[in-house]
Context: one part of a larger RNA
RNA sequence: GGCGCACGGGGGAUGCCUAGGCACGGACAGGCGAUGAAGGGCGUGGUAAGCUGCGAAAAGCAUCGGGGAGCCGCACGCAGGCUUUGAUCCGGUGAUGCCCGAAUGGGGAAACCCGGCGAGGGUCAUGCCUCGUCAUCCGCUCCUGAAUGAAAUAGGGAGACGGAGGCCAACGGAGCGAACUGAAACAUCUAAGUAGCUCCAGGAAAAGAAAUCAAACGAGAUUCCCUGAGUAGCGGCGAGCGAAAGGGGAGGAGCCCAAACCGGGGCGCAUGCGUUCCGGGGUUGUAGGGCCGAAGCGGGGCAUUGUCCCGCGCGAGCACGUGCACAUAGCCGAAGUGAGCUGGAACGCUCCACGAUACCGGGUGAGAGUCCCGUAGGCGAAAUGUGACAUGGCCGUGUGGCUUCGGUACCUGAGUACGGCGGGGCACGAGAAACCCUGUCGGAAUCUGGGGGGACCACCCUCCAAGGCUACAUACUCGUCCGUGACCGAUAGUGAACCAGUACCGUGAGGGAAAGGUGAAAAGCACGCCUGACGGCGAGUGAAAUAGAUCCUGAAACCGUGUGCCU
Numbered sequence: 001g002g003c004g005c006a007c008g009g010g011g012g013a014u015g016c017c018u019a020g021g022c023a024c025g026g027a028c029a030g031g032c033g034a035u036g037a038a039g040g041g042c043g044u045g046g047u048a049a050g051c052u053g054c055g056a057a058a059a060g061c062a063u064c065g066g067g068g069a070g071c072c073g074c075a076c077g078c079a080g081g082c083u084u085u086g087a088u089c090c091g092g093u094g095a096u097g098c099c100c101g102a103a104u105g106g107g108g109a110a111a112c113c114c115g116g117c118g119a120g121g122g123u124c125a126u127g128c129c130u131c132g133u134c135a136u137c138c139g140c141u142c143c144u145g146a147a148u149g150a151a152a153u154a155g156g157g158a159g160a161c162g163g164a165g166g167c168c169a170a171c172g173g174a175g176c177g178a179a180c181u182g183a184a185a186c187a188u189c190u191a192a193g194u195a196g197c198u199c200c201a202g203g204a205a206a207a208g209a210a211a212u213c214a215a216a217c218g219a220g221a222u223u224c225c226c227u228g229a230g231u232a233g234c235g236g237c238g239a240g241c242g243a244a245a246g247g248g249g250a251g252g253a254g255c256c257c258a259a260a261c262c263g264g265g266g267c268g269c270a271u272g273c274g275u276u277c278c279g280g281g282g283u284u285g286u287a288g289g290g291c292c293g294a295a296g297c298g299g300g301g302c303a304u305u306g307u308c309c310c311g312c313g314c315g316a317g318c319a320c321g322u323g324c325a326c327a328u329a330g331c332c333g334a335a336g337u338g339a340g341c342u343g344g345a346a347c348g349c350u351c352c353a354c355g356a357u358a359c360c361g362g363g364u365g366a367g368a369g370u371c372c373c374g375u376a377g378g379c380g381a382a383a384u385g386u387g388a389c390a391u392g393g394c395c396g397u398g399u400g401g402c403u404u405c406g407g408u409a410c411c412u413g414a415g416u417a418c419g420g421c422g423g424g425g426c427a428c429g430a431g432a433a434a435c436c437c438u439g440u441c442g443g444a445a446u447c448u449g450g451g452g453g454g455a456c457c458a459c460c461c462u463c464c465a466a467g468g469c470u471a472c473a474u475a476c477u478c479g480u481c482c483g484u485g486a487c488c489g490a491u492a493g494u495g496a497a498c499c500a501g502u503a504c505c506g507u508g509a510g511g512g513a514a515a516g517g518u519g520a521a522a523a524g525c526a527c528g529c530c531u532g533a534c535g536g537c538g539a540g541u542g543a544a545a546u547a548g549a550u551c552c553u554g555a556a557a558c559c560g561u562g563u564g565c566c567u
Base pairs, nucleotide, nucleotide: 001566002565003564004563005562006561007560008559009558015552016517017516020488021487022485023484024483025482026481027480028479029477030476031167032166039100040099041098042055043054044053046078047077050074051073061094062093063092064091065090066089070082071081072080105114106113107112115134116133117132118131119130120129121128136164137163138162139161140159141158142157143156144155171202172200173199174198175197176196182189186236212219213218223250224249225248226247227246233241234240254469255468256467257413261280262279263278264277265276266275267274268273285447287412288411289410290408291407292406293405294404295403296402297401299309300308301307302306310400311399312398313397314396315395317394318393320392321391322390323389324387325386326385327384328383330379331378332377336352337368338351339350340349341348353370354369355359361373362372363371418442419441420440421439422438423437424436425435428454449464450463451462452461453460504511505510524551527538528537529536530535
C1' cells in the first nucleotide's frame, strides 16, 4: 500500500409519518368602495425583535346572546393580575378606527409638506391646539344672466339634493386586433377573430316573441345538450375550414310603445290651423286598428259624463308586519374503563359482558363500537341577514263594455327598404352568390302595400322590417361550509407543509430559492470531573440517550481506528 472483517466519523438516501397541497361533487355566496374600499405605512404589550390581533378608546371598548372553569394570542420564562357578582373563549349588533391609498382643500419624490372658512380650547394678544368643512364630472332644483330693446339662450353661482370615480379570479357583451406556426418553401389560405389592448355589465351576461323556417305537408320566440355530420358545401378544390333544416331532450311566458282618432294644457298666432306636452285610444298578418252605421248581449249608486262604491281579474310589484324556513354561536346524545397475560404504556392476545336509527372519522403511552372528541338521531337564537314560502296589508294595472255584420280608406316605424361602388359578416375565399351589416353616391311604395323562399322571372307558399322590454333551461369560481379521491407524501404535491412571493438577484419590468420529524410526557441531563470555550467523561431521567436538541429510521460516495491475509 492492496484486499477482507469489525467498529466508528461523515452524509442524508430509504422506510414510516403529515401540519400542506391537487382534483372533483353538493350547498351557499357572487361583490367591496366617498358612511373612504382593496392594499399598505407607522404605531400598539410590564418585559416585546418577528408573526398575529388591534388603532392614540390601539393583543383591545360597549351591549345582546351562547358557554361554564379556568384565563392574560403564536410563546411552555419572570413579574403582576382577572375569574361562579360568570372571566378567557364563540356568535350578532354597535363604538373607536393615526397616516397613505379612487384619495377628493392645495401640493407631493405614497404614508409627507402647506392652507382657506366656521366653531371651540389656550394666551393680555399673536403664534399654537381640537372638531367640522372645502376636489372633479353628470343629473335635478333654484338664483343670476350677455351679444340684443324685450324675451330667450350661452355663460356664472348655490343646494344638509341624487349619482359617478377605485378594487376584484374566471365567466359575458362590444370596439381594436397580431405573429410564430401549418401549407413539409411561400404570397391567397391557415393559425384566428385566437393571443393581446380598451370600454361596459351582471350574478349570470348575451339572445328572444318571426318582414323565421319549411316545402306543396306543416312548424310556431330565444338559449343549451344529443343527433343530423365530418354529411351538404367551402377550399392555391392544397393545407385545411365546415353548416342548416329535421329528429330527440333541458326549459318554457309572453308583453309594451309609435301612428290614426278623442279630450285637455302651453306656445306661435289670429278666429282656424300649426306645434309641443299630458291623458285616453291602440299594437295586428286568417291583416289589425281608427272613424261612421246597424244588430245582439251587458253591475249599481250619485249623477249625466265625471266620480265613487262594489264585483271580477292580472302583475315578471313592494321599503312593511306576522308566521315559517335557512344562515351567522351552540346543546343533548347509547354501551366495560371487567378479569388474566405480555409490555414502559393495552387500544394487543385469551375469557366473560353490553350498546347500536350511533361499527364514518380522529384522539388517547401499540391496533378502542362501549376512555375522550365525535357519529346516528334529535333540539336551539336576544341580534342581524336571506327566502323562489305562507299570510296580512300596500302599490301598480286591466275591465264595466264585448261580439258580429256593413261602410269608409284615416293609421300601421324614411334618408328607411332597395340599387351602384368599396369593404365586412354568414361553414360559403366574387363565385351562378341569395341573405345580414355599412363607408360613399343615389333613393321607393303605403295594404290594389311590402319582405323572404340561395342569381333572376312567373305561379304558388310564407311572413310584416326600418321602436322597445322579457324570467327559466346555459357559462364561470377570487371566496364560505360540508364531502369525496385505483391524487401527492417533503427533489413529490402549489413557487411556498417551515414567518414565501420571503431571503437573494436585477437600475427596472421582472426573476426567485433552500428549509418538515427528540420523546408517551421535557421527565430537555441536578451534582461531580477534564476544559479558555466548544465539547466530553461520570451521575441521573427515560422503554430506549448510538432518542441529548439540524435529536425517528440512518443507505451510498468519502475519511478513519483496530485486526487477518498478501506485497
Large-subunit ribosomal RNA, domain I from a soil metagenome, 567 nucleotides, folded computationally. Rfam family: Bacterial large subunit ribosomal RNA. Gene Ontology terms of the family: structural constituent of ribosome and ribosome. The full RNA is in RNAcentral, with records from MGnify.